[in-house]
Molecule: Bacterial large signal recognition particle RNA
Organism: Oscillospiraceae bacterium
RNA sequence: CCGUACUAACCGGGGAGGCAGCGGUGCCCUGUACCUGCAACCCGCUACAGCAGGGGUGAAUCCCCGCCCCCGGUGUUUCUGUGUGUCGUCUGCCCCCUGUAAGCAGCGUUGACGAACCGGUCUUGCGCAACGCGGCCCCGUGAACCAUGUCAGGCGGGAGACCGAGCAGCAUUAAGCGGAAUGCCGCGUGUGCCGCGAGGCAGCCGAUUUUGAGCCAGCUGCAGGGGUAACGGAUAUAUGGGAGCAUCAAAGGCGGGUGUGCGG
Numbered sequence: 001c002c003g004u005a006c007u008a009a010c011c012g013g014g015g016a017g018g019c020a021g022c023g024g025u026g027c028c029c030u031g032u033a034c035c036u037g038c039a040a041c042c043c044g045c046u047a048c049a050g051c052a053g054g055g056g057u058g059a060a061u062c063c064c065c066g067c068c069c070c071c072g073g074u075g076u077u078u079c080u081g082u083g084u085g086u087c088g089u090c091u092g093c094c095c096c097c098u099g100u101a102a103g104c105a106g107c108g109u110u111g112a113c114g115a116a117c118c119g120g121u122c123u124u125g126c127g128c129a130a131c132g133c134g135g136c137c138c139c140g141u142g143a144a145c146c147a148u149g150u151c152a153g154g155c156g157g158g159a160g161a162c163c164g165a166g167c168a169g170c171a172u173u174a175a176g177c178g179g180a181a182u183g184c185c186g187c188g189u190g191u192g193c194c195g196c197g198a199g200g201c202a203g204c205c206g207a208u209u210u211u212g213a214g215c216c217a218g219c220u221g222c223a224g225g226g227g228u229a230a231c232g233g234a235u236a237u238a239u240g241g242g243a244g245c246a247u248c249a250a251a252g253g254c255g256g257g258u259g260u261g262c263g264g
Stems, first nucleotide, its partner, number of pairs: 001264006009057003012030004020046005034054005063257006072248016090232001092231001094227007102220003106215002114210003118206004122199006128192002130189007138179004147172004155164003
């Protein structure tokens, strides 16, 4: 070196979870890799860490070790999106109120604030006026008979003179109806740039006198109180995304390592 028969080993590996720990069953990654049975209120084991049975490959593409690379997973830190809840001692934005008076505006020496006094506003009584209502007055109308006057004609009485009642007509008038511009009387009033008297005078308004430089708080600023919770902010939770660090690591790449018997 060749042939042959064997042996170790291998016939998938990994992550999270779970476990005292290891492996498996279930999930996920890798990607193609013997078969059967078992198993999450588990199954099998114990550092040589699935067990049992069967089959195959077999010292190398395949087994073992190291390095590279990195799928994927996990832990942690940090940033960030969205939904929901909570918070007003986060109060920024918004609204209201109070104070302050630095700035702006306004008023003020043609006199601010204050003070004194007077008047008004207020109450009450009276008057006046206005308005409304009623009455009187006035005008018109207004009665078949049952109103008045006068009563033609006619009627009655009478010898007569004359007398009486009396319809129509005419005139007038009552109640009533209508009108009215005033006037008079009475009553009333959400009436009045009205007058007089009395009272009152807290506040407000005005006049006068006095004093002599402030007043005001509309806007900005500042301080305080209250409200709202849409936005901003904080916080809790849920669910996504990005980045850093750590860790495990499949597949792949590279390098190295690993037998035995017999025969030639």